[in-house]
Molecule: c-di-GMP-I riboswitch aptamer
Organism: marine sediment metagenome
RNA sequence: AACGGGCAAACCUGGCGAAAGCCAGGGACGCAAAGUCACGGGCCUAAAGGAGGAUACUUCCAAGGUCGCCGGACUGCCGAA
Numbered sequence: 001a002a003c004g005g006g007c008a009a010a011c012c013u014g015g016c017g018a019a020a021g022c023c024a025g026g027g028a029c030g031c032a033a034a035g036u037c038a039c040g041g042g043c044c045u046a047a048a049g050g051a052g053g054a055u056a057c058u059u060c061c062a063a064g065g066u067c068g069c070c071g072g073a074c075u076g077c078c079g080a081a
Base pairs, nucleotide, nucleotide: 006031007030011026012025013024014023015022016021029068035074036073037072039071040070041069042066043065044064049060050059051058052057
């Protein structure tokens, strides 16, 4: 190379969550690590807390997320001539 298989974006339904988002089912835009780990950077959210304010509200902030944003670490299927 080829064969066998794998994962599953948007969207819909149900659940969890303050939100971002996550989980399950359906569904396939894509993916050769779209397997695992938030370790570095980025990005998203801002509950609790801080600040401002007369309330309303505004603002800062990750200990919350994202590995299907990039880097790093670890692991791994098939595999002909």